[in-house]
RNA sequence: CGAACCGCGGCGGGAGAGCCCCGCUGUGCGGGGCGCCGAAGGAGCAACCUCCCCGGGAAUCUCUCAGGCCCCCAGACCGCCGCGGCAAG
Repeated sequence: CGAACCGCGGCGGGAGAGCCCCGCUGUGCGGGGCGCCGAAGGAGCAACCUCCCCGGGAAUCUCUCAGGCCCCCAGACCGCCGCGGCAAG
């Protein structure tokens, strides 16, 4: 000097799923009923590792606790840029 990897920030891209009833200070808020969605977060595990047991163990898979179900926003994830860490060479 520095590939790859990791973290943070900025920018861009970026899904799904809703009806009914009631109330009100009334065109959007609140409450209730039934239903639905998976891509914040959380939880579960096959191979495999350890191996007596226990335990460890991925996902866009499963669950739906949380969250969400007009739009917007947010959002897993992806790309670019910047900074930092580690570091092959």
A computed fold for an 89-nucleotide RNA from Cellulomonas fimi, annotated as Glycine riboswitch aptamer.
NCBI's taxonomy places the organism under Bacteria, Actinomycetota, Actinomycetes, Micrococcales, Cellulomonas.